[in-house]
Context: one part of a larger RNA
RNA sequence: UGACGGGGGCCCGCACAAGCGGUGGAGCAUGUGGUUCAAUUCGAAGCAACGCGAAGAACCUUACCUGGGUUUGAAGUUAUACUGCUAAUCAUAGAGAUAUGGUGUUUUCUUCGGAAACGGUAUAAUAGGUGCUGCAUGGCUGUCGUCAGCUCGUGUCGUGAGAUGUUGGGUUAAGUCCCGCAACGAGCGCAACCCCUAUCUUUAGUUGCCACCAUUAAGUUGGGCACUCUAGAGAGACUGCCGGUGUUAAGCCGGAGGAAGGUGGGGACGACGUCAAGUCAUCAUGGCCCUUACGUCCAGGGCGACACACGUGCUACAAUGGCCGGUACAGCGAGGAGCGAAACCGUGAGGUGAAGCAAAUCUCUAAAAACCGGUCACAGUUCGGAUUGAAGUCUGCAACUCGACUUCAUGAAGCUGGAAUCGCUAGUAAUCGCGGAUCAGCAUGCCGCGGUGAAUACGUUCUCGGGCCUUGUACA
Numbered sequence: 001u002g003a004c005g006g007g008g009g010c011c012c013g014c015a016c017a018a019g020c021g022g023u024g025g026a027g028c029a030u031g032u033g034g035u036u037c038a039a040u041u042c043g044a045a046g047c048a049a050c051g052c053g054a055a056g057a058a059c060c061u062u063a064c065c066u067g068g069g070u071u072u073g074a075a076g077u078u079a080u081a082c083u084g085c086u087a088a089u090c091a092u093a094g095a096g097a098u099a100u101g102g103u104g105u106u107u108u109c110u111u112c113g114g115a116a117a118c119g120g121u122a123u124a125a126u127a128g129g130u131g132c133u134g135c136a137u138g139g140c141u142g143u144c145g146u147c148a149g150c151u152c153g154u155g156u157c158g159u160g161a162g163a164u165g166u167u168g169g170g171u172u173a174a175g176u177c178c179c180g181c182a183a184c185g186a187g188c189g190c191a192a193c194c195c196c197u198a199u200c201u202u203u204a205g206u207u208g209c210c211a212c213c214a215u216u217a218a219g220u221u222g223g224g225c226a227c228u229c230u231a232g233a234g235a236g237a238c239u240g241c242c243g244g245u246g247u248u249a250a251g252c253c254g255g256a257g258g259a260a261g262g263u264g265g266g267g268a269c270g271a272c273g274u275c276a277a278g279u280c281a282u283c284a285u286g287g288c289c290c291u292u293a294c295g296u297c298c299a300g301g302g303c304g305a306c307a308c309a310c311g312u313g314c315u316a317c318a319a320u321g322g323c324c325g326g327u328a329c330a331g332c333g334a335g336g337a338g339c340g341a342a343a344c345c346g347u348g349a350g351g352u353g354a355a356g357c358a359a360a361u362c363u364c365u366a367a368a369a370a371c372c373g374g375u376c377a378c379a380g381u382u383c384g385g386a387u388u389g390a391a392g393u394c395u396g397c398a399a400c401u402c403g404a405c406u407u408c409a410u411g412a413a414g415c416u417g418g419a420a421u422c423g424c425u426a427g428u429a430a431u432c433g434c435g436g437a438u439c440a441g442c443a444u445g446c447c448g449c450g451g452u453g454a455a456u457a458c459g460u461u462c463u464c465g466g467g468c469c470u471u472g473u474a475c476a
Base pairs, nucleotide, nucleotide: 001476002475003473004472005471007470008469009468010467011466012465013464015460016459019424020423021422022421023420026315027314028313029312030311031310032309033308034306035305042053043052064301065300066299067298068297069296070295077125078124079123080122081121082120083119084118088103089102090101091100092099093098107116108115109114128290129289131288132287133286137284138283139279140278141277142275144273149188150187151186152185153184154183155164156163157162168179169178170177194267195266196265197264199235200234201233202232203231204230205229208225209224210223213222214221238261241255242254243253244252245251317417321376322375323374324373325372326371333364334363335362338357339356343352344351345350383414388409389408390407391406392405393404394403430452431451432450433449434448435447436446
């Protein structure tokens, strides 16, 4: 100087407390461990691995296994030699890779010798490796932590390590600001500058809107651009004003005005560093290793196994509910190998059909909870839907291993969950549906969107994590 303390002081955080809803019990989904297996590819491991890499394993993917092929190779570069009917398509053999044969196409320049491009064969140099090392690395990422810290120059003090500044008194979300001070300044962080959102003005008025006048089944059409909205430019919030308080300061408390008030709400943004943290399987890369194989092509299988254990979720156990009928109101988005309307067929998944739309125009698109009416009367039930049987639909060469969905039948566990444990402070939790990426198909996951919309916070003794000062130390 640090680190540590079941030392002290001050302070903060959904850290506790106060509340609301869960997890832990059940069934299922998903990830992991374990076990099994020819293989169940690999990585991730307290927080910070475990719905994680994977924004989507039937083939492919795929890295694993079995079997069948291949060795200048599946792809790429270069050189030499030889050669040429370059594509495509058909037949045969085969599980296919592939092999054999048939049909058939055929570039440019030319001094007509040939040359160039492209393909094949051979030789050679090379290729190739998701093989190892993340403890050789780059890059990227997690984490402490959006915590308020981390440093430097000069000066001063100290033999020196180092100290001072950065400590102290106030204050703040903040090393934020003020005052004081052997310090005076400065840098990286904080804040602001950026984006979204809340109010208004203005410009613009179609594909959007409809107050007025007509018109219609309908903003449908004429008309209008007020209003909504869209998207460009501005305004607006600064403790600016008033009172109190404070050291006359920084600030704090209350008030006015205001759409918004003291960082208005949210996002992007992550200091010096820590964990030899994670990743050689995104990529790149040193070293090592394989080179008729640890490369590569193909078929089938596996990654989907199942006594069990754990994590994360979904659905429930019901009456604030289930079922039936009627009726209403969103936002974010996506669409051409696409979204697909009306109409018709089917109980339904869906099919037929084809209008419109590269979309403020058309489509996906029905929002659901809610509301109104009816029914069920507390029961393993008209709760719950697992499981299983049968029949189907769709995608796709192909749904046996191993897809999603539909209909009929079946109707398991489950009556609110031990110890323990998680999230959340407001348009939040809870609850309800909708969209998107990936994607042929497949979502209870993920990323977004809006609808309905709470309770509680006395307080900082305690638990956890963190910041500052101080003290002790057999630690560095």
Small-subunit ribosomal RNA, 3' major domain from an uncultured deep-sea bacterium, 476 nucleotides, folded computationally. The coordinates come from a structure-prediction model, not an experiment, and the mean pLDDT is 84. Its Rfam family is "Bacterial small subunit ribosomal RNA".